[in-house]
About this RNA:
This is a predicted structure of a 686-nucleotide part of an RNA (large-subunit ribosomal RNA, domain II) from a Planctomycetota bacterium. The full RNA is in RNAcentral, with records from ENA. Rfam family: Bacterial large subunit ribosomal RNA. Gene Ontology terms of the family: structural constituent of ribosome and ribosome. The coordinates come from a structure-prediction model, not an experiment, and the mean pLDDT is 85. Lineage of the source: Bacteria > Pseudomonadati > Planctomycetota.

Context: one part of a larger RNA
RNA sequence: UCCGGCGAGUUAUGUUAUGAGGCAAGGUUAAGGCCUUCUGGGCUGCAGCCGCAGGGAAACCGAGUCUGAACAGGGCGAUGAGUCUUAUGACAUAGACCCGAAACCAGGUGAUCUAACCGUGUCCAGGUUGAAGCGGAUGUAAAAGUCCGUGGAGGACCGAACCCUCGUAGGUUGAAAACUGCUGGGAUGAGGUGCGGUUAGCGGUAAAAAGCCUAUCGAACCUGGCAAUAGCUGGUUCUCCUCGAAAUAGCUUUAGGGCUAGCGUCCGGUUUAACCAGUGGGGGUAGAGCACUGAAUGGGCUAGGGGGCCUACCAGCUUACCAAACCCUAUCAAACUCCGAAUACCACUGUUAUAGAUCCGGGCAGUCAGACUACGUGGGAUAAGCUGCGUGGUCGAAAGGGAAACAGCCCAGACCGUCGGCUAAGGUCCCGAAUGUACGCUAAGUGAAGAAGGAAGUGAUUCUGCUAAGACAACCAGGAUGUUGGCUUAGAAGCAGCCACCAUUUAAAAAGUGCGUAAUAGCUUACUGGUCGAGCAGUGUCGCGCCGAAAAUGAACGGGGCUAAGUGUACAACCGAAGCCACGGGCACGCAGGAUAGGAUCCUGUGUGCGGUAGAGGAGCGUUCCACGUUAGGAUGAAGGGCGACGGAAACGACGUCUGGACGAUGUGGAAGUGAUUAUGCCGGA
Numbered sequence: 001u002c003c004g005g006c007g008a009g010u011u012a013u014g015u016u017a018u019g020a021g022g023c024a025a026g027g028u029u030a031a032g033g034c035c036u037u038c039u040g041g042g043c044u045g046c047a048g049c050c051g052c053a054g055g056g057a058a059a060c061c062g063a064g065u066c067u068g069a070a071c072a073g074g075g076c077g078a079u080g081a082g083u084c085u086u087a088u089g090a091c092a093u094a095g096a097c098c099c100g101a102a103a104c105c106a107g108g109u110g111a112u113c114u115a116a117c118c119g120u121g122u123c124c125a126g127g128u129u130g131a132a133g134c135g136g137a138u139g140u141a142a143a144a145g146u147c148c149g150u151g152g153a154g155g156a157c158c159g160a161a162c163c164c165u166c167g168u169a170g171g172u173u174g175a176a177a178a179c180u181g182c183u184g185g186g187a188u189g190a191g192g193u194g195c196g197g198u199u200a201g202c203g204g205u206a207a208a209a210a211g212c213c214u215a216u217c218g219a220a221c222c223u224g225g226c227a228a229u230a231g232c233u234g235g236u237u238c239u240c241c242u243c244g245a246a247a248u249a250g251c252u253u254u255a256g257g258g259c260u261a262g263c264g265u266c267c268g269g270u271u272u273a274a275c276c277a278g279u280g281g282g283g284g285u286a287g288a289g290c291a292c293u294g295a296a297u298g299g300g301c302u303a304g305g306g307g308g309c310c311u312a313c314c315a316g317c318u319u320a321c322c323a324a325a326c327c328c329u330a331u332c333a334a335a336c337u338c339c340g341a342a343u344a345c346c347a348c349u350g351u352u353a354u355a356g357a358u359c360c361g362g363g364c365a366g367u368c369a370g371a372c373u374a375c376g377u378g379g380g381a382u383a384a385g386c387u388g389c390g391u392g393g394u395c396g397a398a399a400g401g402g403a404a405a406c407a408g409c410c411c412a413g414a415c416c417g418u419c420g421g422c423u424a425a426g427g428u429c430c431c432g433a434a435u436g437u438a439c440g441c442u443a444a445g446u447g448a449a450g451a452a453g454g455a456a457g458u459g460a461u462u463c464u465g466c467u468a469a470g471a472c473a474a475c476c477a478g479g480a481u482g483u484u485g486g487c488u489u490a491g492a493a494g495c496a497g498c499c500a501c502c503a504u505u506u507a508a509a510a511a512g513u514g515c516g517u518a519a520u521a522g523c524u525u526a527c528u529g530g531u532c533g534a535g536c537a538g539u540g541u542c543g544c545g546c547c548g549a550a551a552a553u554g555a556a557c558g559g560g561g562c563u564a565a566g567u568g569u570a571c572a573a574c575c576g577a578a579g580c581c582a583c584g585g586g587c588a589c590g591c592a593g594g595a596u597a598g599g600a601u602c603c604u605g606u607g608u609g610c611g612g613u614a615g616a617g618g619a620g621c622g623u624u625c626c627a628c629g630u631u632a633g634g635a636u637g638a639a640g641g642g643c644g645a646c647g648g649a650a651a652c653g654a655c656g657u658c659u660g661g662a663c664g665a666u667g668u669g670g671a672a673g674u675g676a677u678u679a680u681g682c683c684g685g686a
Stems, first nucleotide, its partner, number of pairs: 001686006011094013026050003032044005054061002064076004097235002100232001104225006115199009124189001126158003129154001133150006162186003167182004201217001203213003238620006248261005262367002264364006272357001276350006287339001288337002293333003298328003302323001304322002306319004370395010400411003415585004420581003426575003429560003435572007447562001453547002457544005463538004474531005480504003485499003510525001514523002586610010621675001623672006633663001640659005646653002
């Protein structure tokens, strides 16, 4: 991992609702007793319980009563349906759908491991060092001291056994539930070790690590309380049909749990709703505005203040300073409003109702982590696949087509079948179903990612100026004179700087556009003529393109490839989905007709509907056992098993054959140990 078997809403007692049944102003027995064909049944048992009357705290009164002074008002009642049994849903109390703790408590069992201690034994190769003491010599007054011997001390030294384990490598489903190799520490000691004994869990022992107390220790193990508790995780077994949520509010030692409401479903009652149209309403949002409250620009006017002048004081004058109020001007506001929509909301009237619409009562839920998207907003940074709120959509619980792939985007809501048709979004060169036409644009492979900003890219368009009296560009020629203007300056001659910028001759030529010189010179421009012969120069707007453009595996059409197969406008066509239509079939509900005793059933017609998680409701299939039943059937072969092209909408059910070798259908009812791919489920097998 697979296969097989086992494996989870049960039972009791109450309450409540619904269905069925009995009796009914009543209903019903419990224990017990008697009988019996004895796990059972029948009879009895009238205690008790519920109902038939309520009101009041009560006395008490009573279809009324309480309050009250009340004959008032008001509150609660009164105008008849219950009760017993049973089934099902739900709840309560019990282990209460199943499995699962970490724990807590009680009584016991353990010191054969290990810790400490007690008793009694035992073990420590070999080598080294050489303490005290002692002897001798020397030395001294005597000593001390020194030297030589002797001696053999030490939690002394080196190092086996023995004990330990610092490092490293291996091992890590090991050779081993702690080891192996190498290396290392102690090795006469607080040493090692054998045997026997003592200390026990609310405890012991501990040279203390919360270490150790039998592979278990921040409180051992075994059994019991015990099915502890688990607002947590996991699991919860056949089929089909109808409807179908929520992820919100309030409260919560509450926040991943609950309760009530909201939203779902079923039953009963009711015919009231929604949409749309019309009419009538209130509003203070968007926008706008500055009339209020504030913010805020420039100017005017002008209190007050500051500065200056003047001044003994008082006063006065002045001001390109600050500045209230006022005026003009330009603005801003969620907590400003002189104004003010669209929507939305409310009411009435009208139409339509299979609207899975409204409302009322009751049974049963689930939901309380929501997600993205569009729009309006708060928080954040006018960040986030961020976070909160509101309105709509989708996902959630929605498959199908498109977006290459892609819950939340676009199209569209799958009852089943069809080798039929039409469309949506999106597409129509090939992959890959389907395309053409007309007129433009783009040259960037732009298309097929991107900003501020930049540019004689290119197309369209607007306006202005010049132009056959010849523009623009180029070429030829001229570009002068007073004068080197004046000043300045060493110099300043068009061209360092300052001032002025006149006049003459002219077709035209600056008191000089740039280069240049020390200053001149020189080159050049403006300006003019000629050659040439047709457009030229500038400005604004729009379309498409260009640059701006750097990131970590190769990645910005899905690929091929495309100059149209890009892009704009227009037209025509086609493809394209589980959408729509067509044909056939199924189911549910409404309506009508018929059958029927019957509006619970069936048939016919017609209309509408049939995606679906949590969940509610409905209808069925199958398993075991019981009753009818010692049933039918069965050795001329039961159950079970294998195979097979049969039937049914499904769970499933026939039939045939082989196997098997003794049981056992169908039907009608009843009762449940009643259905398994999932619980790191349990047991067995492979």